[in-house]
Context: one part of a larger RNA
């Protein structure tokens, strides 16, 4: 003082408890300084006539301001289909009223009407006449079938050829007038109502609304996500809560490695002890049950089927008598991280809630998929450099600038940088020359190559060669026949160096020819079987084509050696930026250490344009703007220089206010 608000105490005096400090008589002590708290002094307001009396007041994160966010508003810019309101339209087109206009020529021949003939009459033939008619050929007019014809950035946002359809009628048509938007009008197509109709147009409401899509404008620096859980008329969206970025606040621990120790446990595996399955057996029982077999019956014999016990085989996510490795939990050590401040708490602020791949390991589904769901890990997302022929996620390596060396993956005949290098094997298929992705099986090779066993062998193996292969006896049966060789029994005996009552052909039967088996000749290795390397068959697709290509007998496969080449990776030299540390002359110094991929996102710090105020400048001897070059800054960006331009413009000083910065929006505006 109506209010919003305005107003001398960060202490003038005084007590004074806690902690702290001192001090010895070591205590329930005494002294000091005194947070908190209390008295007084003085100040503001208010009231009151005064006296007085009420309220407040010695530093709170309070209040003001600036940044960030958020909420409510158009709410970062553009975009709707519609919705509602008042008004404008029937000069198009739809009915409908009111007045005029239009429709060559022909054909066909209703009805009535005459005449002639017939009829007792009603009538009824004939032949003329007539001139009806949503009737017929067809101009003009009016339509618009078919060519699905021309055209199709047309002549034309419905035209042009021919065809074809109606023409006296529900015909065409001039004028003039009536019907209005959830309403007309409709011989009804949802058709028409001014190139516009399943609800015209124009204005407002209106920046309607959009969980949607496009667009979002200067530069350096520092960190650096997430595509998961829960809910959700939830699944193109949104909320927690995880994850990231900046601040404060506490102060010692934190941890993903290794090693011990102490626990947990039921996975891989293996097993069958239990539960389920399971192969062959053997031994006992067995009321009842099947089958069958002996018996007159009674009653027995065998299988089968069950039980039991035992050998023996095979299996299980939802069996286990066992059981790992990892894997967890505490403890102790090392190791690393961290007072440079971690861990943990709390304030603020995001994005993001479409993943993705893996000759990486375990799983649930599927016949599989570049399939689909999980867990734990790495890369991509967001990561560039080299290698893989090209190629997000394979292999190597995490890019701060420049300059040189060294090396990884991969490689070394040529295209392309580096040994047509070196040992010692295999391969003949052009197999290969592909680490996978980017193919090859079962199943077969007297293709070669080793390695292992086992038997033969110079007392001569193995193949060849020449011989020999006998007899009893044609064994017996059976049989037309069966004589080593249809078939059924047996398969002995002699003589020999061997020789089967015969392993094969082969005869109607016989003969006849091998064979085993022996002997000579020959003279050194041979036969069997199992394993493994390369290699071959298995192996077909369509324009000639793919080892990355020429090419290559290695410039291919194996095993080794040695030099080389190869990245922004490693190191050296030099420079910038950030954090921290230490010293000092105290400057953003100097020295050291660490660090500088980055998307969405967060922080910090700068450039630049406009206009204010203050300070200080340039300009016709040429200001702004505009071409076009030199220089400096990491960059935004600054300054000079020439030309043009023809009058204003700075500032590398400060303090302050902004519609302050374009490449995009089928963006606006103007030019060309």
């Nucleotide at each position: 003082g109506a209010a919003a608000c305005c107003a001398a105490c960060a202490u003038g005096c005084a007590c004074g408890c806690a902690a702290c400090c001192a001090g010895c008589u070591u205590g329930u002590c005494u002294g000091g300084c005194u947070a908190g708290g209390u008295g007084c002094g003085g100040a503001g307001u208010c009231u009151g006539a005064a006296a007085g009396g009420g309220c407040u007041c010695g530093g709170a994160g309070u209040c003001a301001c600036a940044g960030c966010u958020u909420u409510g508003a158009g709410a970062c810019u553009a975009g709707a289909a519609a919705c509602c309101a008042g008004g404008c339209g029937a000069u198009c087109u739809a009915g409908c009223c009111c007045u005029g206009g239009g429709c060559a020529g022909g054909g066909c021949g209703a009805a009535g009407c005459u005449a002639g003939g017939c009829g007792a009459a009603a009538g009824c033939c004939u032949a003329g006449u007539g001139g009806a008619g949503g009737c017929u050929c067809g101009c003009a007019a009016g339509g618009g079938u078919g060519c699905u014809g021309a055209c199709g950035u047309g002549c034309a946002a419905a035209u042009c050829g021919u065809u074809c359809u109606u023409c006296a009628g529900a015909c065409c048509u001039g004028g003039g007038g009536c019907u209005a938007g959830g309403g007309g009008c409709u011989a009804a197509a949802g058709a028409c109502c001014a190139a516009u109709c399943u609800a015209g147009c124009c204005u407002g409401g209106u920046g309607a609304u959009a969980u949607c899509u496009a667009g979002u404008u200067c530069c350096c620096u520092c960190c650096a996500a997430a595509g998961u859980g829960g809910g959700u008329c939830g699944c193109a969206g949104c909320c927690c809560a995880g994850u990231g970025c900046c601040g404060g606040a506490c102060g010692a621990g934190g941890c993903g490695g290794c090693u011990g120790a102490u626990g947990g446990g039921g996975u891989a595996g293996a097993g069958c002890a239990c539960u389920g399955a399971u192969u062959a057996g053997g031994a006992a029982g067995u009321a009842a049950g099947g089958a069958u077999c002996c018996g007159a019956a009674a009653g027995g014999g065998u299988c089968c089927a069950u039980u039991u016990c035992u050998u023996u085989u095979u299996c299980a996510a939802a069996c286990u008598c066992c059981g790992a490795a990892u894997c967890u939990a505490u403890c102790a050590g090392c190791g690393u991280c961290g007072u440079a401040g971690a861990c943990u708490c709390u304030g603020g602020u995001a994005a993001a809630c479409g993943g993705g791949u893996u000759a990486g390991u375990g799983g649930g589904g599927g016949u599989a998929a570049g399939c689909u769901c999980c867990a734990c890990g790495a890369c991509c997302g967001a990561g560039a450099g080299g290698g893989g022929g090209a190629c997000a996620a394979c292999c190597c390596a995490g890019a701060c600038u420049g300059a040189g060396g060294u090396u990884a993956a991969g490689g070394u005949c040529c295209c392309c940088a580096a040994a047509u290098g070196c040992u010692g094997g295999c391969c003949a298929a052009a197999u290969g020359u592909c680490a996978a992705a980017c193919u090859a099986a079962a199943g077969g090779g007297c293709g070669u190559c080793g390695u292992c066993a086992g038997c033969c062998u110079c007392a001569g193996a193995c193949a060849g060669c020449g011989g020999g292969g006998a007899g009893g006896u044609a064994g017996g049966c059976u049989c037309a026949g069966a004589a080593g060789c249809a078939g059924c029994c047996a398969c002995c005996c002699u003589u020999c160096a061997a020789a089967g009552a015969a392993a094969g052909c082969g005869u109607a039967a016989c003969a006849g020819c091998u064979c085993a088996c022996c002997c000579g000749c020959c003279g050194a290795g041979g036969c069997u079987g199992a394993c493994g390397g390369c290699c071959c068959c298995g192996a077909a697709a369509a324009u000639u084509g793919a080892c990355g290509g020429g090419g290559c007998u290695a410039a291919g496969c194996c095993a080794g050696c040695c030099a080389c080449c190869g990245a922004g990776a490693c190191c050296u030299c030099a420079g910038a930026g950030c954090g921290c540390a230490a010293c000092c002359u105290a400057g953003u110094g100097u020295u050291g250490c660490g660090u500088u991929g980055g998307u969405a996102g967060g922080a910090a710090g700068g450039c630049g344009u406009c206009c204010u105020g203050a300070c200080u400048g340039g300009g016709c001897a040429g200001a702004a703007g505009c071409u076009g070059g030199g220089c400096c800054g990491u960059g935004a960006g600054g300054u000079c220089c020439a030309g043009u331009g023809g009058a204003c413009c700075g500032g590398a000083u400060c303090a302050g206010g902004a519609u302050u910065g374009c490449a995009g929006a089928u963006c606006c505006c103007g030019g060309c």
Large-subunit ribosomal RNA, domain II from a sediment metagenome, 672 nucleotides, folded computationally. It matches the Rfam family "Bacterial large subunit ribosomal RNA". Its family is annotated with structural constituent of ribosome and ribosome in the Gene Ontology.